[in-house]
RNA sequence: CGAGUUGGCGGCUAGGGUUCCGGCGUCGUUUUGACGUGCUGGUCCGAGAGCUGCCACUGGCGGGGAGACAUCCCGUCAGGUGCACGGCGGGAUAAAAGCCCGGGAGAC
Numbered sequence: 001c002g003a004g005u006u007g008g009c010g011g012c013u014a015g016g017g018u019u020c021c022g023g024c025g026u027c028g029u030u031u032u033g034a035c036g037u038g039c040u041g042g043u044c045c046g047a048g049a050g051c052u053g054c055c056a057c058u059g060g061c062g063g064g065g066a067g068a069c070a071u072c073c074c075g076u077c078a079g080g081u082g083c084a085c086g087g088c089g090g091g092a093u094a095a096a097a098g099c100c101c102g103g104g105a106g107a108c
Stems, first nucleotide, its partner, number of pairs: 007055006015045002020042002022039001023037005056081002058078007083103001085106001089101003
């Protein structure tokens, strides 16, 4: 200097706004509503660097099939899957965000 890998899915939370519900305010009302307001909330969105479950992968141990190894399958264990500071700006959705651009730019 270059390449590859550092995993996938679900649930929850931090957080987020306002499409729907509800609250509040104003107007109107036979019925039914209209407008405004993020307002503790319900629906909704939601983490690479948050939690958790399952799967996958890696290794140890035990077992099984035809032979020593290899390979395959099953079970079990693991503090194994390291580390991780991070803009501005833009994008989607009704709208916003720790969502996506993005483990980006940059810093160390």
Guanidine-I riboswitch aptamer from Neorhizobium alkalisoli, 108 nucleotides, folded computationally.
Its mean pLDDT, the model's own confidence on a scale to 100, is 78.